[in-house]
Model confidence (mean pLDDT): 81 of 100. A computed fold for a 73-nucleotide RNA from Deltaproteobacteria bacterium RIFCSPHIGHO2_12_FULL_43_9, annotated as transfer RNA. It was read from a public genome assembly. NCBI's taxonomy places the organism under Bacteria, delta/epsilon subdivisions, Deltaproteobacteria. Rfam family: tRNA. It is annotated as a transfer RNA.
């Protein structure tokens, strides 16, 4: 320098041919208990690495770019 992969909630990850984002764990509250644990219910928390473009509409398509991993030189 070139190619590929990944970048979504605190962590680990889903997201089906584009239609305003979910799970598990964790966190908070409540129920249950004499109390703890376990269990159940409810809730908070992300606008999807960044910028631009296409589109009525983009996490999802296109371009550039940043970070990490990897392959080639």
């Nucleotide at each position: 320098g070139g190619g590929g992969c990944a970048g979504u909630a605190g962590c680990u990850c889903a997201g089906c041919u584009g239609g305003u984002a979910g799970a598990g764990c964790g966190c908070a509250g409540c129920c249950u208990u004499c109390g703890c644990a376990a269990g159940g219910c409810u809730g908070a928390g992300g606008c999807c690495g960044g910028c631009g473009g296409u589109u009525c509409g983009a996490c999802u398509c296109c371009g550039c770019u940043c970070u990490g991993c990897u392959c080639c030189a």